The prediction has a mean pLDDT of 86. A computed fold for an 89-nucleotide RNA from a Planctomycetota bacterium, annotated as c-di-GMP-I riboswitch aptamer. The sequence was found by an Rfam model in a public genome assembly. It matches the Rfam family "c-di-GMP-I riboswitch aptamer". Rfam describes the family as follows. GEMM was predicted in a large-scale screen for bacterial structured RNA regulatory elements.
């Protein structure tokens, strides 16, 4: 230096759930809370997944409902990319 990851040291993050708030939703943010995490730091220009206000098409119906397709909306705690703390084997 690269790989690797210990019932190591020091520190860090925070799932579900609850409260508040933003949003059409998915989801975000703040507080509480810990299931977990060696990148649970960062990246949504690659793959994957979630959602459908709206657009388009169809059907029923009569200005509304249902169904299908589509991200321009999201998820980094799915894979991936990238940078970094510590040092037993």
């Nucleotide at each position: 230096u690269c790989a690797c990851g210990a019932c190591a040291a020091a520190g860090g993050c925070a799932a579900a759930c609850c409260c508040a708030u933003c949003g059409a939703a998915a989801g975000g943010u703040g507080g509480g809370g810990a299931c977990g995490c060696a990148a649970a730091g960062c990246c949504a220009a690659g793959g994957g997944c979630c959602u459908u206000c709206g657009a388009c098409g169809g059907c029923g119906a009569c200005u509304c409902g249902c169904c299908g397709u589509c991200a321009u909306g999201g998820c980094a705690g799915c894979c991936g990319g990238u940078u970094c703390c510590c040092g037993a084997a």